[in-house]
Predicted 3D model of a 100-nucleotide RNA (Bacterial small signal recognition particle RNA) from Firmicutes bacterium UBA4881. The prediction has a mean pLDDT of 75. It matches the Rfam family "Bacterial small signal recognition particle RNA". It is annotated as a non-coding RNA gene. From the family's description: The signal recognition particle (SRP) is a universally conserved ribonucleoprotein involved in the co-translational targeting of proteins to membranes.
RNA sequence: GGCUGGGUCCUGCGCGACGAGACCCCGUGAACCCCGUCAGGUCCGGAAGGAAGCAGCGGUAAGCGGCCAGUUUUGGGUGCCGCAGGGUUGCCUAGCCCGA
Numbered sequence: 001g002g003c004u005g006g007g008u009c010c011u012g013c014g015c016g017a018c019g020a021g022a023c024c025c026c027g028u029g030a031a032c033c034c035c036g037u038c039a040g041g042u043c044c045g046g047a048a049g050g051a052a053g054c055a056g057c058g059g060u061a062a063g064c065g066g067c068c069a070g071u072u073u074u075g076g077g078u079g080c081c082g083c084a085g086g087g088u089u090g091c092c093u094a095g096c097c098c099g100a
Stems, first nucleotide, its partner, number of pairs: 001097008009086006015079002018075006025066004034059004042051003
């Protein structure tokens, strides 16, 4: 000096961590315009019974709060991660060859 390979560069796919959202879980949560059960009382009835139904209780909706383990969505100057493709101006590195 040359050749080859790899890295650095770009793209795609994938995996993990981190951030955000959603789901799940728990709690709370409707005077009445949610549900159920409806004491008392009210109404119908001669009666037997029936009807509506306040309070209370229970369960929930929307919402709010808690929780970080899980599931899922998403994000990027996330990762001395993996695979493939692209690029060869330059840099680094390994091997081989030639010459001094």

The sequence was found by an Rfam model in a public genome assembly. The source organism's lineage runs through Bacteria, Bacillati and Bacillota.